[in-house]
Context: one part of a larger RNA
RNA sequence: GAACGAACGCUGGCGGCGUGGAUAAGACAUGCAAGUCGAGCGGAAUAAUCAGGGUAGCAAUAUUCUGGUUGUUCAGCGGCGCAAGGGUGCGUAACACGUGGGUAAUUUGCCAUAAAGUCUGGAGUAACUUGCUGAAAGGCGAGCUAAUGCCGGAUGUGAUUUUCGAAAGGCAUCUUUUGGAAUUCAAAGUUGGGGACCGUAAGGCCUGACGCUUUUUGAUAAGCCCGCGGUCUAUCAGCUAGUUGGUGAGGUAAUGGCUCACCAAGGCUAAGACGGAUAGCUGGUCUGAGAGGACGACCAGCCACACGGGAACUGAGACACGGUCCCGACUCCUACGGGAGGCAGCAGUGGGGAAUUUUCCGCAAUGGGCGAAAGCCUGACGGAGUGACGCCGCGUGGGGGACGAAGGCCUUCGGGUCGUAAACCCCUGUCAGAGGGAAAGAAGGGUGUCGGCGUGAAUAGCGCCGGCAUUUGACGGUACCUUCAGAGGAAGCCCCGGCCAACUCUGUGCCAGCAGCCGCGGUAAGACAGAGGGGGCAAGCGUUGCUC
Numbered sequence: 001g002a003a004c005g006a007a008c009g010c011u012g013g014c015g016g017c018g019u020g021g022a023u024a025a026g027a028c029a030u031g032c033a034a035g036u037c038g039a040g041c042g043g044a045a046u047a048a049u050c051a052g053g054g055u056a057g058c059a060a061u062a063u064u065c066u067g068g069u070u071g072u073u074c075a076g077c078g079g080c081g082c083a084a085g086g087g088u089g090c091g092u093a094a095c096a097c098g099u100g101g102g103u104a105a106u107u108u109g110c111c112a113u114a115a116a117g118u119c120u121g122g123a124g125u126a127a128c129u130u131g132c133u134g135a136a137a138g139g140c141g142a143g144c145u146a147a148u149g150c151c152g153g154a155u156g157u158g159a160u161u162u163u164c165g166a167a168a169g170g171c172a173u174c175u176u177u178u179g180g181a182a183u184u185c186a187a188a189g190u191u192g193g194g195g196a197c198c199g200u201a202a203g204g205c206c207u208g209a210c211g212c213u214u215u216u217u218g219a220u221a222a223g224c225c226c227g228c229g230g231u232c233u234a235u236c237a238g239c240u241a242g243u244u245g246g247u248g249a250g251g252u253a254a255u256g257g258c259u260c261a262c263c264a265a266g267g268c269u270a271a272g273a274c275g276g277a278u279a280g281c282u283g284g285u286c287u288g289a290g291a292g293g294a295c296g297a298c299c300a301g302c303c304a305c306a307c308g309g310g311a312a313c314u315g316a317g318a319c320a321c322g323g324u325c326c327c328g329a330c331u332c333c334u335a336c337g338g339g340a341g342g343c344a345g346c347a348g349u350g351g352g353g354a355a356u357u358u359u360c361c362g363c364a365a366u367g368g369g370c371g372a373a374a375g376c377c378u379g380a381c382g383g384a385g386u387g388a389c390g391c392c393g394c395g396u397g398g399g400g401g402a403c404g405a406a407g408g409c410c411u412u413c414g415g416g417u418c419g420u421a422a423a424c425c426c427c428u429g430u431c432a433g434a435g436g437g438a439a440a441g442a443a444g445g446g447u448g449u450c451g452g453c454g455u456g457a458a459u460a461g462c463g464c465c466g467g468c469a470u471u472u473g474a475c476g477g478u479a480c481c482u483u484c485a486g487a488g489g490a491a492g493c494c495c496c497g498g499c500c501a502a503c504u505c506u507g508u509g510c511c512a513g514c515a516g517c518c519g520c521g522g523u524a525a526g527a528c529a530g531a532g533g534g535g536g537c538a539a540g541c542g543u544u545g546c547u548c
Base pairs, nucleotide, nucleotide: 001548002547004545006544007543008542009541010540013394014393015392016391017390018389019387020386027349028348030347031346032345035080036079037078040077041076043074044073045072046071047070048069049068050067051066052065053064054063055062056061087305088304089303097229098228099227100226101225102224103223106222107221111218112217114215115214116213117212118211119153120152121151122150128143129142130141131140132139133138158185159184161182162181163180164179165178166177167176168175169174189210190209191208192207193206194205197204198203231277232276233275238268239267240266243265244264245263246262247261248260249259250258280302281301282300283299284295285294286293287292307328308327309326310325311324330341331340332339333338358384360383361382362381366380367378368377369376370375397427398426399425400424407418408417409416410415431489433484434483435482436481437480441475445471446470447469448468449467450466451465452464453463454462455461492537493536494535495534496533497518498517499516503532504531505530506529507528513520514519
């Protein structure tokens, strides 16, 4: 000098863009952060309407019951999602990360692509009704019912396994293509429309959409393996028994001591094994002319973790932050028998700390989940709020104005200086203030209507494309534009002995004090304190810490 996720002191006008728990991975009140689908299923409640019956009434009507249709809501069964998104950096010196490869040792829901199929049966179980039990959380039993839930049978384009050939290729175990034989393995429906025919009807039948099953190829996502690279310590020199290798088996999607049985005695190490300390890694960031050094906040990729420890279940995917089970610590409820909980999600609380924000608005945009769609959910995200924490921009006025007011300070008492500074005159109108106008971010999607194309037997329906109309904004009446008024509301901090830019007076008297280093202060202190003056930077200025 530069830099910072900074803090502290004094001071503080506005805006834009960023950024803000670095310490206790310590503990957490409260609310929200993962749901969705009725076009998979059976119910319940409710509203409207229609039909029929009853009651009151002369009637209109009111009310009740049953049945149908349509809509809304609800718990349950079922599907998909909850493994993403979001947080933190405890652990980890490791194939964790980075980079380059391998997989002839592998998996991959949703999506795309291509081919084939979607036939026929069955048994239950939630919800519901009911009984018992418990303070509660809940639990146990009896009875009924449905499905795209569960389980048989059939078929087998195909795939799996075994085996017999043929061809091509390679990188060793082999891979690919093709032919034959045997073996095992599927499925589910929902919904829209329809002329003729069948049927009392539902429907059959035809047709479309969404699904379902088997398989091919791809895409995406992942698993595993290898070369190389990046901390300190030798006051850590030897380490190792599933240890190192083999055979066989088990296990896995898959290789492998991954696990096990048996056999052999190996394996690593001064090019630093083993141990200890520290630490998430990287793209990058800061500094520096560079080489290098230090760091890894925000943003992005990967990894690890989710009260501490352990385990598996489900699933395409987890050994699973807002799932399950066990042990432990802690907190809460309790009828003392027993239960409930997990903010390192967004806010917020108290604690520790030098120190770090709102218990805000919205799903309008982008993205995600579910759904045929409308849509619902989304503390992701978009925004607003707060902090001079940082960077950048703007302002606090401009011009004129005296041989120079008053006042302060200094003085050699002549004067000098603050100083065109002020007053005074003439202007301007940034920002802030008040009034008026007023966005972009909106593309879609829905509905209505019109047209074209595809599918189809069809002028149904469905899908695609296009035109017109209408409709969707949290921010926000914000940005921006314009009008009004009026210099009005807006300057401080540090320093002045040398380094280092800027000097005098007064007070003090080795005192009080200053200080980064040298050093100042003991009666004329340019170094302390105050004042005047000056220098520097400026909505900041200094100090401290840390890095180069």

Predicted 3D model of a 548-nucleotide part of an RNA (small-subunit ribosomal RNA, 5' domain) from an uncultured bacterium. It matches the Rfam family "Bacterial small subunit ribosomal RNA". Rfam links the family to the GO terms ribosome and structural constituent of ribosome.